[in-house]
């Protein structure tokens, strides 16, 4: 995919827990998804612990600002890979 059926997946909220964060992972719970299954390979977006750089400051140390090596695969697009099932 047929306004099917069968199975399946869980948005946001609370709650545990891990991190600096972004976010993950478990519960709860269903906004929704026909690959919302898997890979950060191409765009993009998040977010800065640690580094670099003004500023302040006597100094500890504090602001900005810049940066993925961390994330998002449920922003898109690529590749693997796969359940049902009529005309």
């Nucleotide at each position: 995919g047929a306004c099917a059926a069968a199975g399946g997946c869980a948005a946001a909220c609370c709650c545990g827990u891990c991190g600096a964060a972004a976010g993950g992972c478990g519960g709860u719970g269903a906004c929704g998804c026909a690959a919302a299954g898997c890979u950060c390979c191409g765009a993009g977006g998040c977010u800065a612990c640690c580094g670099c750089g003004c500023a302040c400051a006597c100094a500890c140390g504090u602001g900005c600002g810049c940066c993925a090596c961390g994330c998002c695969a449920g922003u898109c697009g690529a590749g693997c890979c796969g359940c049902c099932g009529a005309a």